[in-house]
């Protein structure tokens, strides 16, 4: 300095290719049970989809900059 991935809920990740209501489990709350905790069983709670633009009726998703992290090359007197 170039190339390629990756970024989503408190956590791990799915969806992005090929726009159409943002999901899962785990966590957390409450409830059953229980002596009582756990385990289970039922409810409920969760998002600026890294940031800003642009295309669109419509963007997490597609096009452009940047940011952060990750491989690989090259430079490295």
């Nucleotide at each position: 300095g170039g190339g390629c991935c990756c970024g989503c809920a408190g956590u791990u990740c799915a969806g992005c290719c090929c726009g159409g209501c943002a999901g899962a489990a785990c966590g957390c709350c409450g409830g059953c049970c229980u002596g009582a905790c756990g385990a289970g069983c039922c409810g409920g709670u969760g998002g600026u989809c890294c940031c800003g633009g642009g295309u669109u009726c419509a963007a997490a998703u597609c096009c452009c900059g940047g940011c952060g992290g990750g491989c690989c090359c090259a430079c490295c007197a």
Transfer RNA from a Methanopyri archaeon, 77 nucleotides, folded computationally. Rfam family: tRNA. About the family: Transfer RNA (tRNA) molecules are approximately 80 nucleotides in length. The source organism's lineage runs through Archaea, Methanobacteriati, Methanobacteriota and Methanopyri. RNAcentral holds the sequence, with entries from ENA.